Description:
Model confidence (mean pLDDT): 77 of 100. A computed fold for a 115-nucleotide RNA, annotated as SAM riboswitch aptamer (S box leader).
RNA sequence: GUGUUAUCAAGAAAGGUAGAGGGAAUAGACCCGUUGAAGCCUUGGCAACCCUUUAGCUUUAAAGAAGGUGCUAAAUUCUACUAAUAAUUUUUUAAGAUUAUUGGAAAGAUAACGA
Repeated sequence: GUGUUAUCAAGAAAGGUAGAGGGAAUAGACCCGUUGAAGCCUUGGCAACCCUUUAGCUUUAAAGAAGGUGCUAAAUUCUACUAAUAAUUUUUUAAGAUUAUUGGAAAGAUAACGA
């Protein structure tokens, strides 16, 4: 780097170091940041994917946190592609355009498994 499956609701920060960026990538918007960004280190915390125990056993449910990961601003921030609906609008109809809402896809993140 790639494939399959599941989830993307909620939750959880202090210190040290560093010194200008950051919120995944492209563009735009919005937001955070010298009252200190990213990164790194320490300690803590959250969650419960793997895991442990119990009950059931077709799917599961409850409890737990020693270990392997993960996470610890808002929020996978919004728009981009597509479908439906509503409103407005150009127009003779058809058709188109804009905006809003809802859904989906795509992309991405994390875990488990496999090659």